The prediction has a mean pLDDT of 80. Transfer RNA from Fluviispira multicolorata, 81 nucleotides, folded computationally.
[in-house]
RNA sequence: GCGGACGUGGUGAAAUUGGUAGACACGCUGGUCUUAGAAGCCAGUGCCAAUGGUGUGAGAGUUCGAGUCUCUCCGUCCGCA
Numbered sequence: 001g002c003g004g005a006c007g008u009g010g011u012g013a014a015a016u017u018g019g020u021a022g023a024c025a026c027g028c029u030g031g032u033c034u035u036a037g038a039a040g041c042c043a044g045u046g047c048c049a050a051u052g053g054u055g056u057g058a059g060a061g062u063u064c065g066a067g068u069c070u071c072u073c074c075g076u077c078c079g080c081a
Stems, first nucleotide, its partner, number of pairs: 001080007010026003019064001027045006046054003057073005
């Protein structure tokens, strides 16, 4: 340089193929239990002070509607040279 795959909370991941984003698991916080801890159980947990906003790597486009489709960039990984 060329080709391909991928990028979603703190982490790993889902989102039924454009129609309520974050299910589920882990972690974390509080409680319960214990002499104390571990395990178990219960509740909470994206962001902002906000019953309203914002949030899928960044920006733009298509659409009534985009994590999903298109384009440009950034990053990671794989292959070729």
Its Rfam family is "tRNA". It is annotated as a transfer RNA.
The sequence is in RNAcentral, with records from Rfam.